RNAcentral holds the full RNA, with entries from ENA. Predicted 3D model of a 269-nucleotide part of an RNA (large-subunit ribosomal RNA, domain VI) from a Spirochaetales bacterium. The coordinates come from a structure-prediction model, not an experiment, and the mean pLDDT is 89. Lineage of the source: Bacteria > Pseudomonadati > Spirochaetota > Spirochaetia > Spirochaetales. Its Rfam family is "Bacterial large subunit ribosomal RNA".
Context: one part of a larger RNA
RNA sequence: CGUUGGAGAUUUGAGAGAGGCUGUCCUUAGUACGAGAGGACCGGGAUGGACGAACCUCUAGUGCACCGGUUGUCGCGCCAGCGGCACCGCCGGGUAGCUAUGUUCGGACGGGAUAACCGCUGAAAGCAUCUAAGCGGGAAACCCUUCUCAAGAUGAGAUCUCCCUUCCCGUUUACGGGACUGAAGACGCCUGGAAGACUACCAGGUUGAUAGGUCACAGGUGUAAGUGCAGUAAUGCAUUCAGCCGAGUGAUACUAAUAUGUCGUGAGG
Repeated sequence: CGUUGGAGAUUUGAGAGAGGCUGUCCUUAGUACGAGAGGACCGGGAUGGACGAACCUCUAGUGCACCGGUUGUCGCGCCAGCGGCACCGCCGGGUAGCUAUGUUCGGACGGGAUAACCGCUGAAAGCAUCUAAGCGGGAAACCCUUCUCAAGAUGAGAUCUCCCUUCCCGUUUACGGGACUGAAGACGCCUGGAAGACUACCAGGUUGAUAGGUCACAGGUGUAAGUGCAGUAAUGCAUUCAGCCGAGUGAUACUAAUAUGUCGUGAGG
């Protein structure tokens, strides 16, 4: 820009893409078959490999904004207690998120039309013949079935809902000009996000839980500081499963989403 007024939702599916793998074991059955040795088709069940998708309950990793321990040195006047720097100083753990080595799931089932091939009926050609007329069976391939995208499918589809019903002038409707009007809705702006390079998308903007804060809980670390007691002291014990605590869950308007602006018209070839 188009889709023949504008708008918000929900959709149909022309078309396109993805996927399609396979082993072993049990059973049928030591049956059919075979002198024996050996040993099935068909059908049913179980369990794997590789590949793929999603996810983070478990296992494991990361987790430089969480907790603890500790070395050297500098600083806060000193002690104590803290902070800076040293690869995050080093070390031990670790929430969310992101992950695989972890968990769950997938290939299917079924239908159609077929290939090689196997047939029925059957003449040309009194026989024979699956073929010439006609009718069946038959594969991981093909078309559906499963999953994803999809009406710029210009052949531009469908359904539901919402919105706009002034006046004057030129002129014959059309069209042009001027007033008034400015809807539904959208965008800007702002608070943010398991969305993201930007954009887009999504959740919200006081008729509000969108983010921060606060409170509670979960979860992590592992028993803070201060004081008391024991010990000459290092240290230990008690207060104390304490203290601290990023991203998690819930609650709560305390803080910030205030205020406002722009577009979009007037019933539609």